RNAcentral holds the sequence, with entries from ENA. Predicted 3D model of a 71-nucleotide RNA (transfer RNA) from Candidatus Daviesbacteria bacterium RIFCSPHIGHO2_01_FULL_36_37. The coordinates come from a structure-prediction model, not an experiment, and the mean pLDDT is 81. Rfam family: tRNA. From the family's description: Transfer RNA (tRNA) molecules are approximately 80 nucleotides in length. The family's RNA type in Rfam is transfer RNA.
[in-house]
């Protein structure tokens, strides 16, 4: 220098052009003499910037970080 892959909640991962999900963590409540365990509810997320589209996390382009391969 070239090619490919990954980036989603605090953490680990699903997901797909039309409301973003699960586990764990966090907050509140119930249960308990207290703790733990258990139950219920809630807050919190699509790397960044453009483009296409009625609508983009998804499609296209560029860019950032990391990983792999080639030279």
């Nucleotide at each position: 220098g070239c090619g490919g892959g990954a980036u989603u909640a605090g953490u680990a991962u699903a997901g797909u052009g039309g409301u973003a999900a699960u586990a764990u963590g966090c907050u509140u409540c119930c249960u308990u003499c207290c703790c733990a365990a258990g139950g219920a509810a809630g807050a919190g997320u699509c790397g960044u910037g453009g483009g296409u589209c009625c609508g983009a996390u998804u499609c296209c382009c560029a860019u950032a970080u990391c990983c792999c391969g080639c030279u």